RNA sequence: GGCCCAUAGCUCAGUGGUAGAGCACUACCUUGACAUGGUAGGGGUCUGCAGUUCGAUCCUGCAUGGGCCA
Repeated sequence: GGCCCAUAGCUCAGUGGUAGAGCACUACCUUGACAUGGUAGGGGUCUGCAGUUCGAUCCUGCAUGGGCCA
C1' cells in the first nucleotide's frame, strides 16, 4: 500500500422499510432425582463519527479493532 471482516454471552443469517435463528441463560410442566423433551420469557441504540435518502444493520467517506496478501 491492497483486500476481507465487525449484528444477542458464543457461532452466524439479514444486501434500503420499525433485527432474527441455533446453542447458552431464567421460570414453569414432565421425573423419586438427573438427563432428554415441551411451553413461556429476558438479553442487541447492528464498532464509532459524518454523508446520501422520506427512511440506513444494509450505500459512501473517515476512524478504531481483527485477519490475509505484498